Overview
The RNA shown here (SAM riboswitch aptamer (S box leader)) has 100 nucleotides and comes from Algoriphagus vanfongensis DSM 17529.
RNA sequence: GGCUUAUCGAGAAAGACCGAGGGAAGGGCCCUAAGACGUCUUAGCAACCUGUAAUCAAGGUGCUAACUCCCAUUCCGGGAAUGCCGGAAAUAGAUGAGCG
Repeated sequence: GGCUUAUCGAGAAAGACCGAGGGAAGGGCCCUAAGACGUCUUAGCAACCUGUAAUCAAGGUGCUAACUCCCAUUCCGGGAAUGCCGGAAAUAGAUGAGCG
């Protein structure tokens, strides 16, 4: 990387280092030299698993801006209206568990 399956409107940040981009991809919008992103340390959260009779503790993975940041495709409802608003689903993605 592939397949199956569950979840994705909740929750949880400080310090050090680095130095320019980052938020998956197109558009939007946002974060960022008052230092983002990333790495490390410490702390925290509690989604899945282990553990337990059960809960807790403990451990593994994960996570700690914005609903998966929003839209983008299809369907339904509203509307004079393709373009606006609301809802559902699909696709894609993320994470866990299992499989080959």
NCBI's taxonomy places the organism under Bacteria, Pseudomonadati, Cytophagia, Cytophagales, Algoriphagus vanfongensis. Its Rfam family is "SAM riboswitch aptamer (S box leader)". Its family is annotated with regulation of gene expression in the Gene Ontology.